RNAcentral holds the sequence, with entries from ENA. The RNA shown here (Bacterial RNase P class A) has 368 nucleotides and comes from a Longimicrobiales bacterium. The coordinates come from a structure-prediction model, not an experiment, and the mean pLDDT is 78. The model forms 94% of the base pairs in the Rfam consensus. It matches the Rfam family "Bacterial RNase P class A". By type it is a ribozyme. The gene name in the source record is rnpB.
[in-house]
RNA sequence: AGCGCGCGAGUGAGGGUCGCCGGCGGGCCGCAGGGCGCCGCCGGAGGAAAGUCCGAGCUCCGCAGGGCAGGGUGCCGGGUAACGCCCGGGCGCCGCGAGGCGACGGAAAGUGCCACAGAGAGCAGACCGCCGAUGGCUCCCCCGGGAGCGCAGGCAUGGGUGAAAGGGUGCGGUACGAGCGCACCGGGCCGCUGGCAACUGGGGUCGCACGGCAAACCCCACCCGGUGCAAGGCCAAAUAGGGGACGAGGAGCGGCCCGCUCCGCACGAGUCCCGGGUAGGCCGCACGAGGCACGCAGCAAUGCGGGUCCCAGAGGAAUGACCCUCCCCCUCACGGGGACAGAACUCGGCUUAUUCCGCGCGCUCCCA
Numbered sequence: 001a002g003c004g005c006g007c008g009a010g011u012g013a014g015g016g017u018c019g020c021c022g023g024c025g026g027g028c029c030g031c032a033g034g035g036c037g038c039c040g041c042c043g044g045a046g047g048a049a050a051g052u053c054c055g056a057g058c059u060c061c062g063c064a065g066g067g068c069a070g071g072g073u074g075c076c077g078g079g080u081a082a083c084g085c086c087c088g089g090g091c092g093c094c095g096c097g098a099g100g101c102g103a104c105g106g107a108a109a110g111u112g113c114c115a116c117a118g119a120g121a122g123c124a125g126a127c128c129g130c131c132g133a134u135g136g137c138u139c140c141c142c143c144g145g146g147a148g149c150g151c152a153g154g155c156a157u158g159g160g161u162g163a164a165a166g167g168g169u170g171c172g173g174u175a176c177g178a179g180c181g182c183a184c185c186g187g188g189c190c191g192c193u194g195g196c197a198a199c200u201g202g203g204g205u206c207g208c209a210c211g212g213c214a215a216a217c218c219c220c221a222c223c224c225g226g227u228g229c230a231a232g233g234c235c236a237a238a239u240a241g242g243g244g245a246c247g248a249g250g251a252g253c254g255g256c257c258c259g260c261u262c263c264g265c266a267c268g269a270g271u272c273c274c275g276g277g278u279a280g281g282c283c284g285c286a287c288g289a290g291g292c293a294c295g296c297a298g299c300a301a302u303g304c305g306g307g308u309c310c311c312a313g314a315g316g317a318a319u320g321a322c323c324c325u326c327c328c329c330c331u332c333a334c335g336g337g338g339a340c341a342g343a344a345c346u347c348g349g350c351u352u353a354u355u356c357c358g359c360g361c362g363c364u365c366c367c368a
Stems, first nucleotide, its partner, number of pairs: 001364008009355001012326007020044007027036003046340001050351002053349005058228001060226002070224005075089005090104001091102004105219002110217002112213003127159002129155003134152002136149006167185006186208001187206004192201001194199001232283004242274005249263005290309003294305004327338004
């Protein structure tokens, strides 16, 4: 100098004025349940509160058990309440390196697909090419050979196509060739070594059988019921309606009686009781798989132990606005700027967004 990894903090500091939500204490009002910011004190957004993508708690509904269907996960071991998360390890790929990335089970159960190009894309194929030993044709020498043609045919080496062409390199071999033979590499199968395992190291054996794709169907193993706090629970008016008991009268005018009017007389007025339920109120709802530092166990994720702290809780939804001084960045200055973003039942993750930066460890190169 350029990088890699892991952390940390996040509209900065101080002051003032006016507000908002919650809690506690006091005050005031009310017979009371309770009400009123009237006063004081205390608390009041995030590292992602976000996306709602996974996993849970909690809730109600469903559920004997098992299976089918459907969905998810997918190297191995561990952690965890659980996970598709995290840690450690293995293997593959990338990087000089620190390190990074990987849906990373099965393609010898079956089915399917492999565009274009190409002769042939899967129990393959012959366009150019090579050969033409064998057979054929022509010629020469003469009865057995030789030369030529490139017809039949042989080959799968070389060229060409393609993402991919039925192991690779070399030597031998051959008419030219070819695992046809051999050596090495690769591969299949079988023991052995190390490891809990993934896997590894090495040996034997087999000329090689088995191209690729499962984020194609599928097979294998394991996991999975639905619903979301507008869940759900409690208290509970008025009006209308439901059930039960009593029930022949009840209500109004009026001081009372008579009287009059209205409703009712069993399809039942009226009175009382019960239950559902609306408005409204309360709970759920802030002590939790909680935070902080320490010790112990562990490579780590994490667990255990004792100590210490209490840290928003609204309900159309508070957490704000303004002023002064200083700070940082851009600018000569005036001036401008200080990100992403706003809790809504709560946790554990992942992913995404983002500012000025700061810290620690490590790698490579250059100079002295």